Molecule: transfer RNA
Organism: Auxenochlorella protothecoides
Parts: sequence; C1' cells; structure tokens
RNA sequence: GGCUCUAUAGCUCAGUUGGGAGAGCGUGGCACUGAAGAUGCCAAGGUCAGGCGUUCGAUCCGCCUUGGAGCCA
Repeated sequence: GGCUCUAUAGCUCAGUUGGGAGAGCGUGGCACUGAAGAUGCCAAGGUCAGGCGUUCGAUCCGCCUUGGAGCCA
C1' cells in the first nucleotide's frame, strides 16, 4: 500500500426486506430474611464510532474518515 471482517446500554453480545432499539450480567428500589445470600417484581441507563448522501423514513443501503482484528505484498 491492497483486501476482508468489525464498532449497538457500564461489560459480553443479539437484532432487522429500511418503519417497535433489545437480552444476559452488572447497578438502584421493593418483596422475602433476625440479617445477609439466593429468588421474584419494578426501574434507570443508548448521539446504534463520526461526517455526507439516497429515501417519506437509515442501527440497517452508498461514499469518506477514525479505532480494533486478520490476510496478502
């Protein structure tokens, strides 16, 4: 230098022919307990890496940039 994959909640990840943003763990509250733990219920928490474009509408499609992993040279 070229190519491929990847970036979504604090962490690990799912997601969709383009229309509702989610799970587990963690955190907070409540129930339970003598008190904890376990368990159950509820809640908070997101510029979907950034920019531009296409579209009525973009986490999803196109282009550029940035970070990470790999392959070739």